[in-house]
RNA sequence: GUGGAUAUGGUGUAACGGUAGCAUGAGAGUCUUCCAAACUCUGGGUGCGAGUUCGAGUCUCGCUGUCCAUA
Numbered sequence: 001g002u003g004g005a006u007a008u009g010g011u012g013u014a015a016c017g018g019u020a021g022c023a024u025g026a027g028a029g030u031c032u033u034c035c036a037a038a039c040u041c042u043g044g045g046u047g048c049g050a051g052u053u054c055g056a057g058u059c060u061c062g063c064u065g066u067c068c069a070u071a
Stems, first nucleotide, its partner, number of pairs: 001070007010024004018054001026042005047063005
């Protein structure tokens, strides 16, 4: 250089084009003499820019980062 894959909370991981979930971690509370455990609640996310669509995490294009293959 060419081809392919991938990008979602702090971390990991889901999501037929139609309310972005789950686990873990964080904060608060209940319980407890205290701590831990358990239970309840809360906040936090779609890499960037365009396009298609009534509607995009999802489809298309470009860019950026990472990984793989090839030379």